[in-house]
RNA sequence: AAGGCUCACCUGGGGGGUCCCGCCAAGGGGCUGAGAUUCUGCUGGGCAUGGUUAUCCAUGCAGCGCAGUGACCCGAUGAACCUGAUCCAGUUCAUACUGGCGUAGGGAUGGUGCAAGCUUCGCGGG
Numbered sequence: 001a002a003g004g005c006u007c008a009c010c011u012g013g014g015g016g017g018u019c020c021c022g023c024c025a026a027g028g029g030g031c032u033g034a035g036a037u038u039c040u041g042c043u044g045g046g047c048a049u050g051g052u053u054a055u056c057c058a059u060g061c062a063g064c065g066c067a068g069u070g071a072c073c074c075g076a077u078g079a080a081c082c083u084g085a086u087c088c089a090g091u092u093c094a095u096a097c098u099g100g101c102g103u104a105g106g107g108a109u110g111g112u113g114c115a116a117g118c119u120u121c122g123c124g125g126g
Base pairs, nucleotide, nucleotide: 001120002119003118005117006116007113008112009111010110011075012074013073014072017031018030019029020028021027039068040067041066042065044064046061047060048059049058050057051056081106082105083104087100088099089098090097
């Protein structure tokens, strides 16, 4: 000096399992993993309690739903993640894991920057 790999910022995509104690509750613990839902909201559905009585109201709860958000992963050189799939074989209490399915079908068109690391080239000194 260059590259723009790591990295930073912006932007887009994605997942949150399994086992145990406990009253299949509240709550708590173990395992794998980068991550095992952090917080907020709703004229939402559900449940519980109380009131009311011909269907509503109030309060509360959550591991339900939706929207946003934190952490984490991934963006075509794409097994991040989804479908097939409540799949098949091995293994495990189960998940995880290994192989198959799989040259399967889908999947975010990424962008900008160069302080530092890294790589390459050049120059100088020993």
Predicted 3D model of a 126-nucleotide RNA (TPP riboswitch aptamer (THI element)) from Nitratireductor indicus C115. The coordinates come from a structure-prediction model, not an experiment, and the mean pLDDT is 75. It was read from a public genome assembly, where an Rfam model found it.